[in-house]
RNA sequence: AGGUGACAAGGGCAAACCCGUCGCGAGGCGGGGGCGCAAAGCCACGGGUCCCUCGGGGACGGCCGGGCUGCCGCA
Numbered sequence: 001a002g003g004u005g006a007c008a009a010g011g012g013c014a015a016a017c018c019c020g021u022c023g024c025g026a027g028g029c030g031g032g033g034g035c036g037c038a039a040a041g042c043c044a045c046g047g048g049u050c051c052c053u054c055g056g057g058g059a060c061g062g063c064c065g066g067g068c069u070g071c072c073g074c075a
Stems, first nucleotide, its partner, number of pairs: 003074003012037002017032006035062001041068003045065003048060005
């Protein structure tokens, strides 16, 4: 450097649900919570799903693919 995720350490993230808050909505953010996750870190580029509206504009990165970046172990 490329490959890989059996085992292990130190950690990390946080589904449903509940509370608060913002949004017409899909949903976002904060707190609790913990189903899970080796990129469940980041990017709406392709597909997909969803919302509002018919000019179009949005949401989801924890649906799949792609791009960029990264910890530890192993050969």

About this RNA: A computed fold for a 75-nucleotide RNA from a Candidatus Bipolaricaulota bacterium, annotated as c-di-GMP-I riboswitch aptamer. It was read from a public genome assembly, where an Rfam model found it. Its Rfam family is "c-di-GMP-I riboswitch aptamer". About the family: GEMM was predicted in a large-scale screen for bacterial structured RNA regulatory elements. The organism belongs to Candidatus Bipolaricaulota, within Bacteria.